[in-house]
This is a predicted structure of an 83-nucleotide RNA (c-di-GMP-I riboswitch aptamer) from uncultured Acutalibacter sp. It matches the Rfam family "c-di-GMP-I riboswitch aptamer". Rfam describes the family as follows. GEMM was predicted in a large-scale screen for bacterial structured RNA regulatory elements. Model confidence (mean pLDDT): 85 of 100. The RNAcentral record of the sequence draws on MGnify.
RNA sequence: GCAAACCGGGCGAAAGCCUGGGACGCAAAGCUAUGGGGGCUAAGGAGUGGCAACCACUGCAUUCUAAGCCAGCCCGGCCGCCG
Repeated sequence: GCAAACCGGGCGAAAGCCUGGGACGCAAAGCUAUGGGGGCUAAGGAGUGGCAACCACUGCAUUCUAAGCCAGCCCGGCCGCCG
C1' cells in the first nucleotide's frame, strides 16, 4: 500500500461485479481472462426424454455450449516501492 469473510446500498438470468463499512491475509493480493492451463455460471442457442397438451405453439426434466465470470488457483508477459 492492498483488502478476505461478513454486513448495508446498487447492477446482473447467474457466476460475479461496483460502492460504503470491515480486516483474513498478501513483498506485487498492481495490470493482463483474445498468452496458456484450470475453475464457476448458462440468459440466449442446440440436442435428447418422458409427461401435460395436441391444429400449432408451449410448459417441465436433462445434456452440451461463453469473446459471460474468477488474476486472493497455477504458469507466463508488462509495470513496480524500501533495503